The prediction has a mean pLDDT of 80. This is a predicted structure of a 74-nucleotide RNA (transfer RNA) from a Patescibacteria group bacterium. The organism belongs to Bacteria candidate phyla, within Bacteria. Rfam family: tRNA. Rfam's curators write: Transfer RNA (tRNA) molecules are approximately 80 nucleotides in length. It is annotated as a transfer RNA.
[in-house]
RNA sequence: GCGCCUGUAGCUUAACUGGAUAAAGCGUUGGCCUCCGGAGCCAAAAAGUGCCGGUUCAAAUCCGGCCAGGCGCA
Numbered sequence: 001g002c003g004c005c006u007g008u009a010g011c012u013u014a015a016c017u018g019g020a021u022a023a024a025g026c027g028u029u030g031g032c033c034u035c036c037g038g039a040g041c042c043a044a045a046a047a048g049u050g051c052c053g054g055u056u057c058a059a060a061u062c063c064g065g066c067c068a069g070g071c072g073c074a
Base pairs, nucleotide, nucleotide: 001073002072003071004070005069006068007067010026011025012024013023019057028044029043030042031041032040050066051065052064053063054062
């Protein structure tokens, strides 16, 4: 330098053929329970999807550029 893959809550992953308020587990916070809580139960908060632009009535999803990480070739 070229090609391919990946990027979504704090972490790990979902999200159908583009379609309703982006879902779950773990974690965190509060409460209940309990002799105690790190177990169990209940509730809550937290991401608008790496960034910019385009297409579309509508984009996490399609297209272009860029950024970061990984793999391969040279």